[in-house]
Molecule: c-di-AMP riboswitch aptamer (ydaO/yuaA leader)
Organism: Thermodesulfovibrionales bacterium
RNA sequence: AUAUAUUUGUAGCCGAGAUUCAGUUAGAAAUGGAUGCGGGGGAACCGAUUUAUCGGGGCGUAUUCCUUGGUUGGAUAGGGCACUUCCAAGCCCGAGCCCGUCAGCUAACCUCGUAGGCAUUUGGAAGGGUAAGA
Numbered sequence: 001a002u003a004u005a006u007u008u009g010u011a012g013c014c015g016a017g018a019u020u021c022a023g024u025u026a027g028a029a030a031u032g033g034a035u036g037c038g039g040g041g042g043a044a045c046c047g048a049u050u051u052a053u054c055g056g057g058g059c060g061u062a063u064u065c066c067u068u069g070g071u072u073g074g075a076u077a078g079g080g081c082a083c084u085u086c087c088a089a090g091c092c093c094g095a096g097c098c099c100g101u102c103a104g105c106u107a108a109c110c111u112c113g114u115a116g117g118c119a120u121u122u123g124g125a126a127g128g129g130u131a132a133g134a
Base pairs, nucleotide, nucleotide: 012118013117014116018035019034020033021032022031036114037113038112039111040110041109046104055102056099057098058097059096064075065074066073078093079092080091081090083127084126085125086124087123088122089121
């Protein structure tokens, strides 16, 4: 100096995935409720005109093209990088799952979820803001 592992710290990061109450418990988890956030179904009007196993549709940034025996490799729409926005450079992702023949939009209404995984990128400008000290 570099790499790996562990521990500690932090205004933590991706994501809708948080807060609170109740009973129970030694405590916690599980359970139920409320609020907040996110998703799906569902009129009129509007839109679409389709004949559909070559199905169709939903969540999600995760589409599309080429290539390979093979996500094998390359690109790409798009997305992320630690207060926010803009500019510049750099790095990374570009998956996976579900419904089950069925769903355009959609007020009222109905209904579902509230997980999981991680440890930070620098510089400049503007704005905001935490802590400590005086």